[in-house]
RNA sequence: UCAAAUAGCUUCUAGGGUUCCGGUUUAAAUUAUCAGAAUUAUUGGAAAUUUAAAUGACUGGUCCAAGAGAAGCAGCCAGCCUGGAAGUCGAAAGAACUAGGCGGUACACGGCGGGAAAAAAGCCCGGGAGAG
Numbered sequence: 001u002c003a004a005a006u007a008g009c010u011u012c013u014a015g016g017g018u019u020c021c022g023g024u025u026u027a028a029a030u031u032a033u034c035a036g037a038a039u040u041a042u043u044g045g046a047a048a049u050u051u052a053a054a055u056g057a058c059u060g061g062u063c064c065a066a067g068a069g070a071a072g073c074a075g076c077c078a079g080c081c082u083g084g085a086a087g088u089c090g091a092a093a094g095a096a097c098u099a100g101g102c103g104g105u106a107c108a109c110g111g112c113g114g115g116a117a118a119a120a121a122g123c124c125c126g127g128g129a130g131a132g
Base pairs, nucleotide, nucleotide: 006074008073009072010071011070012069015064016063020061021060022058023055024054025053026052027051028050029049030048033045034044035043075105076104077103079102080101081100082099083098084097088095089094107127109130113125114124115123
């Protein structure tokens, strides 16, 4: 420098923020009900419910999520074993091809910065730049 190799899919996790749900806070309204009052009036508090806003330095649900995390499935490797109709090569044994099973599918330090229609991240740029 060139070539080859799946750098596949699903589910989950480390992790991530804040759309939605929930939680919390504030405000308003309604009010069970409590206290006070003079007999009428009037006053104060008030769980809970509803609405609105804020809040991720809110445990969480939804959501996103790893090349270098997990499991499973598929793919690839004709390396080994067991089979195989017709046909091809071979004098033959067999070979090529093909189905199933076994086995294999290694290694991997890594920014800054940018991207995302919720937002952020170990997501994507990226097995990048760079280093060894």